The RNA shown here (ZMP/ZTP riboswitch aptamer (pfl RNA motif)) has 81 nucleotides and comes from Paenibacillus ginsengihumi DSM 21568.
Its Rfam family is "ZMP/ZTP riboswitch aptamer (pfl RNA motif)". The family has 185 seed sequences and 3,295 matches in Rfam 15.1. For this family Rfam cites "Parallel Discovery Strategies Provide a Basis for Riboswitch Ligand Design" (Tran et al., Cell Chem Biol, 2020).
[in-house]
RNA sequence: UGAACCCGAUGUAACUGGCGACGAGUGGAAUCGACCACAAUGGAGCAUCGGGAUAUACGGCCGGUCGCCUGGGCGAAAGAG
Numbered sequence: 001u002g003a004a005c006c007c008g009a010u011g012u013a014a015c016u017g018g019c020g021a022c023g024a025g026u027g028g029a030a031u032c033g034a035c036c037a038c039a040a041u042g043g044a045g046c047a048u049c050g051g052g053a054u055a056u057a058c059g060g061c062c063g064g065u066c067g068c069c070u071g072g073g074c075g076a077a078a079g080a081g
Base pairs, nucleotide, nucleotide: 005052006051007050008049009048010047011046012045015042017069018068019067020066021065022064025038026037027036028035060074061073062072
């Protein structure tokens, strides 16, 4: 001096499932399932820039809402090669 943290902007962006209800996509399957294609929407995370903070802080986050389920992504930490 910078970073870790918080906020904002720009770019990028994984994941965006099944059933019922709520204005809640279209087509085709599955319940031994929770998928495929297209569209829309949300969107953590990452990169850069600006501002704030140096702590008693932060210490997981994401898919319209609620309920019942299923399966992922990103991030963090540890270990192994």
Lineage of the source: Bacteria > Bacillota > Caryophanales > Paenibacillus > Paenibacillus ginsengihumi. The coordinates come from a structure-prediction model, not an experiment, and the mean pLDDT is 77.